Predicted 3D model of a 154-nucleotide RNA (c-di-AMP riboswitch aptamer (ydaO/yuaA leader)) from Streptacidiphilus jeojiense.
RNA sequence: UGACCGCAGUGGCUGUCCGUCAGUUUCGGAGCCGGGGAACCAUGUUCCCUCGGGGUGAAUCGACGUCAGGCCGGUCCGCCGGUGAGGCGUUGUAGGGCGCGUCUUCCAGCCCGAACCCGUCAGCUCACCCGGUAGGCGGACGUAGGAAGAAGGA
Numbered sequence: 001u002g003a004c005c006g007c008a009g010u011g012g013c014u015g016u017c018c019g020u021c022a023g024u025u026u027c028g029g030a031g032c033c034g035g036g037g038a039a040c041c042a043u044g045u046u047c048c049c050u051c052g053g054g055g056u057g058a059a060u061c062g063a064c065g066u067c068a069g070g071c072c073g074g075u076c077c078g079c080c081g082g083u084g085a086g087g088c089g090u091u092g093u094a095g096g097g098c099g100c101g102u103c104u105u106c107c108a109g110c111c112c113g114a115a116c117c118c119g120u121c122a123g124c125u126c127a128c129c130c131g132g133u134a135g136g137c138g139g140a141c142g143u144a145g146g147a148a149g150a151a152g153g154a
Base pairs, nucleotide, nucleotide: 004139005138006137007136013029014028015027031133032132033131034130035129036128041123052121053118054117055116056115061092062091063090064089065088066087067086070083071082072081073080074079095112096111097110098109102150103149104148105147106146107145
């Protein structure tokens, strides 16, 4: 580096070009995934404050502590008080995952609850248009947690 078994995930299959021990490559195809995009529907009014908005994804919404730009008020001009975007830490939570034939339900146990993208712009959405098909992790024959039902197969 590749093969084998497995995990989340759309990310697997197939033809072709190049090339190899094998793989990585180019250009396609079907399938799968995502985005844009009519009508109808939705949105639509008044006041105050703050503030752009949107997408993929399970990854939302809090509480406490701490550091705090900025803003407001007071001031003996030293500072004091209030509020607070955002950062960090802890702890919950909407929601999501695991078990090695598949699906559903239940029980027990163990985890996740991120990250990134568009760029002032997008509700839904037929026709139509555009894009992706990655990267990552675990294992080494262990009967790999249990129960019930169903399908399928031998």